[in-house]
Predicted 3D model of a 344-nucleotide RNA (Bacterial RNase P class A) from Rhodoluna sp.

């Protein structure tokens, strides 16, 4: 200098005039007022209710090990496998010796496997032996060298690969390295069914409460010691009624929930890290036909231009709150690491 890879910040600023919402104030007036995703509603919780207290099954989710967290299907570190020269990236990562299923076509044959071509022998238009060579295929009774044989073959042997058994070292662990024995060598697939392990009630702020005000209840059917509730089922527990339909009438208001929180900023300590501890500082929307805006001026950034100047400035918008994940995004800024080339 070029290319690559990983991460962080950011999302305009100031002033004036007018306007809007909350809080404080008698008033004048003062203070504050939409994000990194507020979007998606995909997960997890806090909180509320199902009167109170449970157990089991089902259902659903997850799936290498260890850690973080309120929790998670999240995050961090590591292991194994794959991709990449590398930095780094990816993984529906438990079990195929519990069982079932599937592997098209091609090929002789794809699991009690099989003999097309080939090789060898014989009593030769056939019979027997063989699986070393060739062919088909994603995959064909493990590979290479040798012994042996009529020709061959783990038939035997040396080395190797896989698998099984028994150890040693190391690591918290998943694992990694290594020694010996065994001739055992019929694969793959569970984001196929399945098995194993861990977790798992339901509904949701339109949850749920308080106050005020008003009214008017009537009838029918089924069931009534069986029903109802615990929002999938069973048991169990509690209550004594429950379900449906028709006709008629009143109310739709105010307040709470509603913002001080598993929170934020800075510093410091521990930890590889995620993150945690300690201290200091500050309180930063709470609307409800739903506010957070409009205009003007100056500057910032980007593009073009010698300049004057012209143009551009994204995605988007709180509604109970929080932690994650996914998606959208204009102009930019900063840094770590890897590779190549060049210079000193």
């Nucleotide at each position: 200098u070029g290319g690559g890879u990983c991460g962080g910040c950011a999302a305009g600023a100031c002033g004036a005039u007018c306007g809007c919402g909350a809080c404080a104030g008698c008033a004048a007036u003062g203070u504050c007022g939409a994000g990194g995703a507020a979007c998606g509603u995909c997960c997890g919780g806090g909180c509320u209710c199902c009167a109170a207290a449970g157990a089991g099954c089902a259902u659903g989710a997850c799936g290498g090990u260890g850690g973080c967290u309120a929790a998670c299907g999240g995050c961090c570190a590591c292991c194994c496998g794959g991709g990449g020269c590398a930095a780094c990236c990816c993984g529906c990562g438990a079990g195929a010796u519990a069982g079932u299923g599937c592997a098209a076509c091609a090929g002789a044959a794809a699991g009690u496997a099989a003999a097309c071509c080939g090789c060898c022998g014989c009593u030769u238009u056939g019979c027997g032996g063989u699986a070393a060579g060739g062919g088909u295929g994603a995959a064909a009774c493990g590979g290479u060298g040798g012994u042996g044989u009529a020709a061959g073959a783990g038939a035997c042997u040396a080395c190797c690969a896989g698998c099984g058994c028994a150890g040693g070292a190391u690591g918290u662990g998943a694992g990694u390295c290594u020694u010996g024995c065994g001739g055992c060598u019929a694969u793959g697939u569970a984001a196929a069914c399945c098995u194993c392990g861990u977790c798992u009630g339901g509904a949701g702020c339109a949850a749920g409460g308080u106050c005020a005000g008003a009214u008017a209840g009537a009838a029918a059917u089924c069931u009534u010691u069986a029903g109802a509730g615990c929002u999938g089922c069973u048991c169990g527990c509690u209550c004594u009624g429950g379900a449906u339909u028709u006709c008629g009438g009143g109310u739709a208001g105010a307040c709470c929930g509603c913002u001080u929180g598993a929170g934020g900023a800075c510093a410091u300590c521990g930890g590889c890290a995620a993150c945690g501890g300690u201290g200091u500082c500050a309180c930063u929307a709470g609307a409800u036909a739903g506010a957070u805006g409009a205009u003007c001026g100056u500057c910032a950034c980007c593009u073009a231009g010698a300049a004057a100047u012209a143009g551009g400035c994204a995605c988007a918008g709180a509604a109970c709150c929080c932690g994650g994940c996914g998606u959208a995004u204009c102009a930019g800024c900063c840094g770590g690491c890897c590779c190549a080339u060049c210079c000193a």

Lineage of the source: Bacteria > Actinomycetes > Microbacteriaceae > Luna cluster > Rhodoluna.